This is a predicted structure of an 88-nucleotide RNA (c-di-GMP-I-GGC riboswitch aptamer) from Peptococcaceae bacterium BICA1-8. The source organism's lineage runs through Bacteria, Bacillati, Bacillota, Clostridia and Peptococcaceae. It matches the Rfam family "c-di-GMP-I-GGC riboswitch aptamer". Clan: c-di-GMP_I riboswitch clan.
RNA sequence: AGCGAUAAGGGCAAACCUGCCAAAAGGCAGGGACGCAAAGCCAUAGGGUCUAAGGUGCCUUUGCACUAUGAUAGCCUAGCUGCCGCAU
Repeated sequence: AGCGAUAAGGGCAAACCUGCCAAAAGGCAGGGACGCAAAGCCAUAGGGUCUAAGGUGCCUUUGCACUAUGAUAGCCUAGCUGCCGCAU
């Protein structure tokens, strides 16, 4: 550098429940564990996905469509950092 044990010491925490925040997606805290060797960081690197407050258009309508500046790093790639060492 690469690789990843039925290893050691540890770490994180999906769904769901409660509270708070948010227009929503979603986030934070507590409980809880489906999973994770980067499930650590990065959303002003690129793609995907979700939402649509505001904006634009349509409309008889309290309706509909489009739109990220919102969200997701536990969707993927790139980037930064990092514990352990059976086998290779």